[in-house]
RNA sequence: UGGGUAGUUCAGACGGCCGCCGUAAAUUUUUAAAAAUAUUUUCGGAGGAAAGUCCGGACUUCGUAGAGCAGGGUGUCGGAUAACGUCCGGCCGGAGCAAUCCGAGAGAUAGUGCAACAGAAAUUAAACAGCCUGUAAUUUAUUUACCGGCAAUGGUGAAACGGUAAGGCAAGAGCUUACCAGACAUAAUGUAAAUUAUGCGCUUUGUAAACCUCACCCGAAGCAAAGCCAAGUAAGAAAAGUUUGAGGCUGCUCGCUGAUUUUCGGGUUUGGCUGCUUGAUAUUCUUAGUGAUAAGCAAUACAGAUAAAUGGCCGUUAAAAACAGAAUCCGGCUUACGAACUGCCCAUAUU
Numbered sequence: 001u002g003g004g005u006a007g008u009u010c011a012g013a014c015g016g017c018c019g020c021c022g023u024a025a026a027u028u029u030u031u032a033a034a035a036a037u038a039u040u041u042u043c044g045g046a047g048g049a050a051a052g053u054c055c056g057g058a059c060u061u062c063g064u065a066g067a068g069c070a071g072g073g074u075g076u077c078g079g080a081u082a083a084c085g086u087c088c089g090g091c092c093g094g095a096g097c098a099a100u101c102c103g104a105g106a107g108a109u110a111g112u113g114c115a116a117c118a119g120a121a122a123u124u125a126a127a128c129a130g131c132c133u134g135u136a137a138u139u140u141a142u143u144u145a146c147c148g149g150c151a152a153u154g155g156u157g158a159a160a161c162g163g164u165a166a167g168g169c170a171a172g173a174g175c176u177u178a179c180c181a182g183a184c185a186u187a188a189u190g191u192a193a194a195u196u197a198u199g200c201g202c203u204u205u206g207u208a209a210a211c212c213u214c215a216c217c218c219g220a221a222g223c224a225a226a227g228c229c230a231a232g233u234a235a236g237a238a239a240a241g242u243u244u245g246a247g248g249c250u251g252c253u254c255g256c257u258g259a260u261u262u263u264c265g266g267g268u269u270u271g272g273c274u275g276c277u278u279g280a281u282a283u284u285c286u287u288a289g290u291g292a293u294a295a296g297c298a299a300u301a302c303a304g305a306u307a308a309a310u311g312g313c314c315g316u317u318a319a320a321a322a323c324a325g326a327a328u329c330c331g332g333c334u335u336a337c338g339a340a341c342u343g344c345c346c347a348u349a350u351u
Base pairs, nucleotide, nucleotide: 001347002346003345004344005343006342007341008340009339010338012317013316014315015314016313017312018311020045021044022043024041025040026039027038029036047323051334052333054332055331056330057329058328059222060221061220062219066254067253068252069251071218072217073216074215075214076090077089078088079087080086091105092103093102094101095100106213107212111211112210113207114206115205128154129153130150131149132148134146135145136144137143162180163179164178165177166176167175181203182202184199185198186197187196188195189194226274227273228272229271230270236264237263238262239261240260247257248256249255281301282300283299284298285296286295287294288293
């Protein structure tokens, strides 16, 4: 200097004028009522992803017990967290020269299914070309036929039933030996996943992001949840039921609970308020920890719109821009994207 890889910060700043929304205080006005309006001052007012709605919760109601089945989710070991399918650390496997990254990482000897085409044959494996002993014939040529032995050589394929080499054999084969791989056994280390060593000739594909088995976990619905007030209406009608049980918990069964439910018709579907933002909150610091994170003292900070609030102009400065706007709230993941900075790895050159 170039390339790669893993992270951090910011998302214009300051000042002035006018405009919008909210908290607090003071004053004032209005209304049938709940309740609301106006002026002045003070303080505050969109993100790091607010997006996706992919997960988990807080909160509210059903609600006043559950159990089983069905259904759904997760899937290496240990830890963190309110919880999670998230995060941290480790083990194993894979990619990469490396930094680093990825893993839908339990079970194939419980069972079922699938592996096209090619190939002799894809699990009770198998013999196409072929190699060898023996017998017979013959044109005596490493020719043909038959019985038997073989799975080493060749071919097909993603994969051919352990691999490489030597010995051995009629020819071959873990038949034997050496090295290696898998399975199994023993010992040591480690919380564990697992690793290492030794032994052993036992060697039967792959696939569960196929059905399935195993282990663990899971109520439903959602702020348009759910409440309050004002206004308004028909003392509504009929049927069923009240221990021979309405309805609910619950998709089904058992069980529990125990008085309403269904149909028709009428009013409202109009307005206002609460929920609505102080939190499992954030930042700095200290201690412990490899880390995620936990504990602690103090200080500082804080949007609540409701047809939907933060806009316009000017001046100074400036690298000044991309993706993009809260709607009950919070913790994650994923996706989109501009600028600056830092660590590490590789290559090249110089000293």
Annotation
This is a predicted structure of a 351-nucleotide RNA (Bacterial RNase P class A) from an uncultured Synergistales bacterium. Model confidence (mean pLDDT): 76 of 100. It matches the Rfam family "Bacterial RNase P class A". The family's RNA type in Rfam is ribozyme. The sequence was found by an Rfam model in a public genome assembly.